Predicted 3D model of a 1178-nucleotide part of an RNA (large-subunit ribosomal RNA, half B) from a Sphingobacteriales bacterium.
The source organism's lineage runs through Bacteria, Pseudomonadati, Bacteroidota, Sphingobacteriia and Sphingobacteriales.
It matches the Rfam family "Bacterial large subunit ribosomal RNA".
Context: one part of a larger RNA
RNA sequence: CACGGCUAAGGAACUCGGCAAAUUGGUCCUGUAACUUCGGGAUAAAGGACGCCCCCCUCCGGGGGCCGCAGUGAAAAGGCCCAGGCGACUGUUUAACAAAAACACAUGGCUUUGCUAAAUCGAAAGAUGACGUAUAAGGCCUGACACCUGCCCGGUGCUGGAAGGUUAAGAGGAGAUGUCAUUCGCAAGAAGAAGCAUUGAAUCGAAGCCCCAGUAAACGGCGGCCGUAACUAUAACGGUCCUAAGGUAGCGAAAUUCCUUGUCGGGUAAGUUCCGACCUGCACGAAUGGUGUAACGAUCUGGGCGCUGUCUCAGCCGUGAGCUCGGUGAAAUUGUAGUCCCGGUGAAGAUGCCGGGUACCCGCUACGGGACGGAAAGACCCCGUGCACCUUUACUAUAGCUUAACAUUGCGUUUGGAUAAUUGAUGUGUAGGAUAGCUGGGAGACUUUGAAGCUUGGGCGCUAGCUCAGGUGGAGUCAACGUUGAAAUACCAGCCUUCAAUUAUUCGGACUCUAACUCCUCGCGGAGGACAGUGUUUGGUGGGUAGUUUGACUGGGGUGGUCGCCUCCAAAAAAGUAUCGGAGGCUUUCAAAGGUACACUCAACACGCUUGGUAACCGUGUGUAGAGCGCAAUAGCAUAAGUGUGCUUGACUGUGAGGCCUACAAGCCGAACAGGGUCGAAAGACGGAUAUAGUGAUCCGGUAGUUCCGCAUGGAAGGGCUAUCGCUCAAAGGAUAAAAGGUACGCCGGGGAUAACAGGCUGAUCUCCCCAAGAGCUCACAUCGACGGGGGGUUUGGCACCUCGAUGUCGGCUCGUCACAUCCUGGGGCUGGAGAAGGUUCCAAGGGUUCGGCUGUUCGCCGAUUAAAGUGGCACGCGAGCUGGGUUCAGAACGUCGUGAGACAGUUCGGUCCCUAUCUGUAGUGGGCGUUGGAAAUUUGAGAGGGCCUGACUCUAGUACGAGAGGACCGAGUCGGACGAACCUCUAGUGUACCAAUUAUGCCGCCAGGUGUACCGUUGGGUAGCUACGUUCGGUUGAGAUAAGCGCUGAAAGCAUAUAAGCGCGAAACUCGCCUCAAGAUGAGAUUUCCUUUAAGGGUCGUAGUAGACUACUACGUUGAUAGGCUAUAGGUGUAAAGUUGGUAACAGCAAAGCCGAGUAGUACUAAUUACCCGUAG
Repeated sequence: CACGGCUAAGGAACUCGGCAAAUUGGUCCUGUAACUUCGGGAUAAAGGACGCCCCCCUCCGGGGGCCGCAGUGAAAAGGCCCAGGCGACUGUUUAACAAAAACACAUGGCUUUGCUAAAUCGAAAGAUGACGUAUAAGGCCUGACACCUGCCCGGUGCUGGAAGGUUAAGAGGAGAUGUCAUUCGCAAGAAGAAGCAUUGAAUCGAAGCCCCAGUAAACGGCGGCCGUAACUAUAACGGUCCUAAGGUAGCGAAAUUCCUUGUCGGGUAAGUUCCGACCUGCACGAAUGGUGUAACGAUCUGGGCGCUGUCUCAGCCGUGAGCUCGGUGAAAUUGUAGUCCCGGUGAAGAUGCCGGGUACCCGCUACGGGACGGAAAGACCCCGUGCACCUUUACUAUAGCUUAACAUUGCGUUUGGAUAAUUGAUGUGUAGGAUAGCUGGGAGACUUUGAAGCUUGGGCGCUAGCUCAGGUGGAGUCAACGUUGAAAUACCAGCCUUCAAUUAUUCGGACUCUAACUCCUCGCGGAGGACAGUGUUUGGUGGGUAGUUUGACUGGGGUGGUCGCCUCCAAAAAAGUAUCGGAGGCUUUCAAAGGUACACUCAACACGCUUGGUAACCGUGUGUAGAGCGCAAUAGCAUAAGUGUGCUUGACUGUGAGGCCUACAAGCCGAACAGGGUCGAAAGACGGAUAUAGUGAUCCGGUAGUUCCGCAUGGAAGGGCUAUCGCUCAAAGGAUAAAAGGUACGCCGGGGAUAACAGGCUGAUCUCCCCAAGAGCUCACAUCGACGGGGGGUUUGGCACCUCGAUGUCGGCUCGUCACAUCCUGGGGCUGGAGAAGGUUCCAAGGGUUCGGCUGUUCGCCGAUUAAAGUGGCACGCGAGCUGGGUUCAGAACGUCGUGAGACAGUUCGGUCCCUAUCUGUAGUGGGCGUUGGAAAUUUGAGAGGGCCUGACUCUAGUACGAGAGGACCGAGUCGGACGAACCUCUAGUGUACCAAUUAUGCCGCCAGGUGUACCGUUGGGUAGCUACGUUCGGUUGAGAUAAGCGCUGAAAGCAUAUAAGCGCGAAACUCGCCUCAAGAUGAGAUUUCCUUUAAGGGUCGUAGUAGACUACUACGUUGAUAGGCUAUAGGUGUAAAGUUGGUAACAGCAAAGCCGAGUAGUACUAAUUACCCGUAG
């Protein structure tokens, strides 16, 4: 240490928490509350009985007697109650850290599915569903039961709709292009039929989407501001804005409440928890169900009774392990090791470096501070153009589903569209007889093959009329002319608009049929049917599945910000130069704001004039620039680059010596030459703009041009070249045409290149101090103290230096140790100190510095004490010492956020803490050698450690002081608390020696009497020893030298002055004194005695214990009481057996018996025999 037994007094004070342990326990009888779903709750709770013998009794039971501390005598066998949260319940789950509030569940609801069911598996065949059939099967949500389940359909989803818009393949083919016979042309070249080829508009063309509705027990959602009542407060009330609708009932600081330990009440001495309320609901709320709820729960929370070693506060005992001996015999680890402490240094925490100190050599037993100990290439964090899995309205695909076309695929009917042809109709501005389509011809045309008129019906219509058919009718009608008009009608022809019919072609719609095809059926046959199914193509849908993407910088990462270009400062007088340094701009503009020639001078101010004012235009003067130059800044500019006017387009084409800049790619300046120009008289200037920003490589594609190439040739297609167009490719040297998230289920590779802990540096912050302006009636300093200054390294930070091939993190416990900026106690000063009590300050670190309630807490608040309940450091001391409540893995829930996966310095319940010690260190205990001959004793003390606390009361004295109330210093005594040491007489515990009682059962042949086992079986006692709760003692007094402080004498400085010389007082601190260790104090000391060699002495060995892990130590070894035995006895237990007496028996008496006895004393009976070894030197 583990596992067991017992424990005085107290009884949860322990602790996160009664964890663990203890209590309870069986049977029978009595009795049993709230609540309740009437079943329960319930073994509720709380009580009683239980052995043996005799009698009665069939049993049950009754009566009498007997013993013990105790009768389910051992073993086996619920602790109970109250209240709350959650979940109704019994069940299930993370095999091996989570058993739960999670899952399931009966119930309820929504939804799909009519049978070849839906759904599911499969490539299909086929199968499950189900040999079931809507009281069935699948999916989703909810989660017994009771009372209930509000409002919102704007978003998303689902369902329905089909008018319109959009829309694929396919159909369609206007047109275009190429080629070319041919034609024209002197040529160049142009035009170009058919065919072929390449394109290709309109139109037709489904689902989907848009659109219109419905649907919330679908996903989901369910407001703000202002005012108002006769105290105040509040707002029944009103106003206003917004919304799809603004949260109803119920509940509410809750598994949800941040602030928060909300406030009030209860419980407690004291309550961050708990219960009941309130409502200010950060951020409840109605089947992601709301609110209740009996019963149930190895659930979570609070309280109580009982009970206890959980604790105050530990003690004793047993067994095992450890230790010693014998046998056997691993492991991790290990650079080499002759492996101290302190201070310093140092990659910033040293056994190893520097300095000092300490230290003879070597074991054994222990402990666990260090060896940034061992173990595991850190799981946190960051990084990787790493991985995996998950999500989604990321991107891109895709299974599936769905749509259409075509094929398989046929007959028929009907209907619609398009195109073409034919036929027939159709045509109203005004004027005009009146409904004039256009052009041409035209003088006649039509009519008994039935004109006008009338009537019926149809169509058109501008409501005027036109036209067709039938009937009736029975002979005329129209044109020309004229009028009007842009145009003149009869009739004929060609055509246009619109419409209708027919035919042809083509594209649809609907329906019917049966023969492909499908299904049923043994078959006959039946059902369906050109659909379905299948194939190809096609549009839609499609996290169901897959592949991927999801930037960098960054005083860690994330959040925020930024990413290219220009200007200035920083930039240190060449250039260049960084930071998440300080300031600003740009992603253009201008046809003049360009070129040229010529001319001019600005802003501001003063004065004058003036409707007119401070300020408009005008005049005079001063005026280096204080203006202007499109815009930022800088540089520049008056000889102007500024301001005007004229003429103009050099805002040119082809080049470009030479340079600047520069990794490259780019960027920049540029004389000069050629061409052809503008302005200017000319010289000359001009290849945009005062300069520096106004931007985008390559690929790909378009357009224009082109003496370029042209797959046999000619063309063409296509390409090249020149010019130009298309990128907030702004992450701006641009990964792709095309890309977001989660991971706490995570994984890998790396990093102390980079965060969280600790250390280091720093010291803003923090804390302490100095100075003293001021406050303090007056007065800086009784007290407080601005502005400034300094120290410290305990706070919050900054930095990122060791450590990521691991330095375990809060709090508690245990154990301390140091500092002093002192909480108490001690000594002083000042006081705005009367006394007492205080305030402040100086000296002082010797010792001391409480127990509880709440919370994981540190802290804090509270209760009760105290002389006091100090502040800090030690890796926020201490996990190879403990704990594991908190934080910080995996489960689960609430609120909130997120479409979601998921997330939250928000909450809540649950959740594996390994290590046999090599070195060092520390506590013990031995061996060796040394200490200069060898021994036995007794000592000194260099040095080291311990101890060191303090109260109350009494007297002095109710005195000093004080108006009183109150109330001392100094000094003397008494009794305590806490702490410590020793001891066991007393008290108490243990006491597996011992004695006794007793249950069950086995054995000793039986009885009697014993004995084994059952925790030592249980129970009652208990000697020695060991112990505390017990007893005794301790801290002192004193000496020396001092601190703050107080003084004497006393000059420098004729005074003064405690100081300069000198002298004194003065504290728990210091040195002694008290206790302990101590000569390895290698500096090895001293004294006394013995031995002079067969030495003295010691050891081995044996018997033992006042000693003890082993060793050592101590006692003894026959000249002996060392141990055992024996005898006696202190003492323990409590009256043995046998016999006998009494009693029917149990049992009782004879009997202080018997047994034991680690203590004490005596006694050689037994065992300590014999012997050997070392020592022998100067």